[in-house]
RNA sequence: CUCUUAUCCAGAGUAGGCUGAGGGACUGGCCCGAUGACGCCACGGCAACCGGCACGUGCCCCGGCGUGCAGCGGUGCCAAUUCCUGGGGAGGGCAUCUGCUCUCCCGAAGAUAAGAG
Repeated sequence: CUCUUAUCCAGAGUAGGCUGAGGGACUGGCCCGAUGACGCCACGGCAACCGGCACGUGCCCCGGCGUGCAGCGGUGCCAAUUCCUGGGGAGGGCAUCUGCUCUCCCGAAGAUAAGAG
């Protein structure tokens, strides 16, 4: 980097240190930002994907699947729903030639984990 599977309306940041201009992936919006954002470090926290433990599941073991526990191991995360949005479909409202808007469903893109190449 590519592929597969799962999840993404919950949760959790500091009047600490460094740096100094952009940042929120991209589009269009809308936000954050010299009262110092983003990033790095320190400390703190959240969660429970993998790993661990217990129980259940067709006689047993393994494996698989399911449920639960812990949080010291490997990741991840700690503005705004993935901030909203984009492509397709269903329905409603307003307007009236072709638009605006709301709700829902599917998808695309992205992020993270686990596995494979």